[in-house]
RNA sequence: GGGCCGCUAGCUCAACUGGCAGAGCAUCCCGCUCUUAACGGGAAGGUUUUGGGUUCGACUCCCAGGCGGCUCA
Numbered sequence: 001g002g003g004c005c006g007c008u009a010g011c012u013c014a015a016c017u018g019g020c021a022g023a024g025c026a027u028c029c030c031g032c033u034c035u036u037a038a039c040g041g042g043a044a045g046g047u048u049u050u051g052g053g054u055u056c057g058a059c060u061c062c063c064a065g066g067c068g069g070c071u072c073a
Base pairs, nucleotide, nucleotide: 001072002071003070004069005068006067007066010025011024012023013022019056027043028042029041030040031039049065050064051063052062053061
């Protein structure tokens, strides 16, 4: 330098077909318990890596950039 893949909640990851952004763990509150843990219920938490484009509508499609990984030389 070429090719490919990834980037979404604090962490690990879904959302494949363009149509209200979700789960588990963690955090906080409540229940249960003598107490803790476990278990049960609830809450909060997002500029979806950046900029632009297409579209009535973009995590999703197109272009360019950033960061990380794999690979070829």
Predicted 3D model of a 73-nucleotide RNA (transfer RNA) from a Candidatus Nomurabacteria bacterium.
Its Rfam family is "tRNA". The family's RNA type in Rfam is transfer RNA.
It was read from a public genome assembly.
The coordinates come from a structure-prediction model, not an experiment, and the mean pLDDT is 81.